Context: one part of a larger RNA
Molecule: small-subunit ribosomal RNA, 3' major domain
Organism: uncultured Gammaproteobacteria bacterium
This record gives sequence, C1' cells and structure tokens, in this order.
RNA sequence: UGACGGGGGCCCGCACAAGCGGUGGAGCAUGUGGUUUAAUUCGAUGCAACGCGAAGAACCUUACCUACCCUUGACAUCCAGAGAAUCUGUUAGAGAUAGUAGAGUGCCUUCGGGAACUCUGAGACAGGUGCUGCAUGGCUGUAGUCAGCUCGUGUCGUGAGAUGUUGGGUUAAGUCCCGUAACGAGCGCAACCCUUAUCCUUAUUUGCCAGCACAUCAUGGUGGGAACUAUAAGGAGACUGCCGGUGAUAAACCGGAGGAAGGCGGGGACGACGUCAAGUCAUCAUGGCCCUUACGACCAGGGCUACACACGUGCUACAAUGGGAAGGACAAAGGGUUGCUAAGCCGCGAGGUGGUGCUAAUCUCAUAAACCUUUUCGUAGUCCGGAUCGGAGUCUGCAACUCGACUCCGUGAAGUCGGAAUCGCUAGUAAUCGUGGAUCAGAACGCCACGGUGAAUACGUUCCCGGGUCUUGUACU
Repeated sequence: UGACGGGGGCCCGCACAAGCGGUGGAGCAUGUGGUUUAAUUCGAUGCAACGCGAAGAACCUUACCUACCCUUGACAUCCAGAGAAUCUGUUAGAGAUAGUAGAGUGCCUUCGGGAACUCUGAGACAGGUGCUGCAUGGCUGUAGUCAGCUCGUGUCGUGAGAUGUUGGGUUAAGUCCCGUAACGAGCGCAACCCUUAUCCUUAUUUGCCAGCACAUCAUGGUGGGAACUAUAAGGAGACUGCCGGUGAUAAACCGGAGGAAGGCGGGGACGACGUCAAGUCAUCAUGGCCCUUACGACCAGGGCUACACACGUGCUACAAUGGGAAGGACAAAGGGUUGCUAAGCCGCGAGGUGGUGCUAAUCUCAUAAACCUUUUCGUAGUCCGGAUCGGAGUCUGCAACUCGACUCCGUGAAGUCGGAAUCGCUAGUAAUCGUGGAUCAGAACGCCACGGUGAAUACGUUCCCGGGUCUUGUACU
C1' cells in the first nucleotide's frame, strides 16, 4: 500500500421488513445428474451450469454406434493424358458403388490450341467437431450501471509511498458547492442516440369522414373534403426556468404556481481500470502436439427420444371470483410470392375442395381472449381435473415402427392448495388474458416481442445477503 475482522461510523440495493403471487406435494413437458447401452456424440457445473450452446435430433442435421466401403481422397491449387458438358434407360446391391446400352456433339480460335466441366494417373498436398480455453486472438458472463480507476507537474517523505481523491454540506453519481499544498487533466457518471407521453407546421394514399350530396337491406360503398384520427418528416416543449421557505449569501433540499409532462418524466442502447489462469480450440481464427489405406471420406440402419431413481426450470390443475351452453363488444405489434390465401361448397372436426386478391396502411394470416348479458351445475373426486389407454382419422414429408403434430369417439389416473425450505415483484409494475414472430417441410408448455384487464404494500434500517466510503486492529501481502 492492500487484503481480512463473528471492529466502529456514514450510506445504498425487492437486501430485510410491509404486501401480492408462486416453487417445494400431483400429472405432464423440458434440461441435468445417475444408471443402462453397441452408441445413448460433445460442451456448460455455487451465485454467474441445469426450457443453457440447440431460433426447433424421424432421414438430413450428426459430431456417436454397427455393418458395407474409398485412399491425392467429399473440398482447394498445380502437372500430364483422354473426353465437350449434359441427359435417358437397364442389371446387381440396403445404399454408397460397380457393370452395361443409348442420345448429345456446343462456345472462342491466329486451326497450333484455349475457356468451362467430367474421367484417369503421379506427387506436392488436402482433411480432422482429434488434444491443450492453463500457449492464444476474438466474443461473452460476473461483481455492476456499482462510482469508482488513474495520470502530468508541484509539494512532503531516506524509501516503499502520500498528497490531489481526505474534510464540511449535497447528490442517483469522484454530482455539484465550500474549504484545502496542491493546481490541472484523462477513462468512467451525466448529456449527445433511439423510443414513449403533449402541441404546432407540412404532406393526404392504400389510411380518415366533420360538414354537403348520391346509392344501398347494410358498409367511406361513390362524388367530394383536408376538419378529426392516423401515418412520417421537420420543429416547439422541462431548464430547478418562476414564486415562497430552509441552508453558509453556496451547492442543494422542501412546498407551490403554470403545464400534457417537474426536478434523471417512463423505457432502451450504452458497461471505466482491473477481478474470477471464469466460459468458449465444437461459430470463427490460431501456436504447439497427434492421426494420414485413418482420429480423414462415402453410405444404410440404429442412437442422441433408453429408465429402479435424484435435482432444476416450466405448463395444467385441485374448482363456484368457477366449469358448461347461447348471444354480444373492444387491441397492439408482426408475417406473407418456393408465400399468405378470401367468398362459396363438403366434413362433427383436424381438414378437403375451390380459386379471388395481394410483392401488401389496398389482399391475406385474423373470429383476439379475459370481459358483458341470460341460463345451468350446488360442494360431490363432481357437469372439477385431464394423465393414461383402446379405436377411427387428418396433415407435412421419399419415409411418421423405433420417433411428429393435430382431430373425433370412448376411457377417466393422480390431484381437495402442498413439510423443512425457497423465488419473483415498488406501477401501467405484480397478477391474469389472449395475439404475433424467429427457427421451420412438419414438429413449443421454450424463447423474443405485442397489446387487454389491472392491484396490495413500503413504519422503518435493529437483523440476514451484497456493495460503496472513512477510520481502527493484525503474527497476512
């Protein structure tokens, strides 16, 4: 100087407390451990691994296993020889592959050949998701959006170092003010960026319809309009600017006015010096090591989907603030030409048929659901709950046996609110309700986004956890 303390002071955070809803019990989904297996590919492992890499394992993916099979190789460059390329059939085989039959003879040309592609041969080489993240780059997590981390010159000290950065106030903040052997500066904080909340101007189609007409059973459907909404470009607006009080006449804090918004208005992007030899050699790149008729390559089938069990994360419930039936209302944000698909018709339904419109403010996915009204059930393992199983189907796809999703009929398990323990959340939040998207042929209860309805509580900082700062002790550095 740091680090540490079951030392002290000050301060902060859904850290506790005050509340609301969960997890831990049940069934299922999913990940992990373990076990099993020919293989159950590999990685991630306290917080910070475990719906994680994987925004999607039937084949492919795929890296694993078994069997078949190739050796200049599936892929790249160079050399020589041959053939245009390419297409079609047939035989054997699980296929890879091997054999065989035929069509085809193109482009440029100085007529030598050349370009592209295919086959054969030789070797330089290719190839490796093989090892090392403790050799590395890059990227990422973490404490933490915590308020810190440093430098130049000067001064003090023999020196390591100190000072500045401490002190008095204040702030979300090393934020600002005052003081001060310090004076300045840099990386962070804040602001500049995006979005949301109000208004103005401009623009007015595919969006809108107040006023004026037309038409219709009805609809901005039509003429027209540019007011309103909306869209999207430019501006305005919030700065402690104004008033009062407190304060040291400061910084600032408290209250008020005006205002759509008030003291960082809400949300996002943005992550200092360094820490954890944190994670990743399997995104990629890369040193070293290793394999080279195999640790490389092709292919078929299987596996990654196993199942006495244990854990994590979720979904659905256990019901009456509910389940069923009928009728009625209101979103936002997205996607769509290898695509989204309308009306109509068929089917109880998944879906089929049909073929209109749309490269989209035009057409379409697309009826939002919770909600409201009426009615039924009457506390029961039930008209709750839906697992499991049987049968019959639909769709995608060469192909749903291992191993897809969905529909219909039947079946109707556990479960009556969950021990010790433990998690999230402070406002348009929690809770609850649907909707869309990426990946994707098909395959979400996951993930990402969108809106609808919409709470309770916070006395306070004694305690638990984590962090900042000053100080103190130390046999540690």